[in-house]
Molecule: c-di-AMP riboswitch aptamer (ydaO/yuaA leader)
Organism: Paenibacillus illinoisensis
RNA sequence: CGCUGAGUUUCCAUUCAUUCAUGGGUGGGAAACGGGGGAACCAAUCGGAACGGCUGUCAUUGCAGCUAAUCCAUGGGGUGAAUUUUUCGGUGCAAGCCGGAAAUAGGGCGACUCUCGCGCCCGAAUCCGUCAGCUAACCUCGUAAGCGUUAAAGGGAGA
Repeated sequence: CGCUGAGUUUCCAUUCAUUCAUGGGUGGGAAACGGGGGAACCAAUCGGAACGGCUGUCAUUGCAGCUAAUCCAUGGGGUGAAUUUUUCGGUGCAAGCCGGAAAUAGGGCGACUCUCGCGCCCGAAUCCGUCAGCUAACCUCGUAAGCGUUAAAGGGAGA
């Protein structure tokens, strides 16, 4: 100087360093940005299998709907781009869990901005704790963390 990200600017007090002009820490404010909770209105409310039973249809031993003994399964939500699918291996009765590969919804960068295009990447992690749809007033929380550095096809428009 620049990048991801909301994660920045500034005031007061105090304290530390010291190159004496600045910077850092702590506490308390303001602004700005971001998140959560929270009315009305609106939205939402049906797990699977199932001998049997009922109804309808009209078939020929069917189809559809409803009901239920019994059995099986088990949550939901937030931040974030980070969702979803297939396949291989491990474990396991299974559901599932762990790891790898290939994709994918979606997201980022290429140094004024937008756009077309080309190229390079990400496609995680974590929190709440059985609970939260939207949501005015209102309440409340965050202001981190982590990286890059002489590299950057190009075209068009704007500033």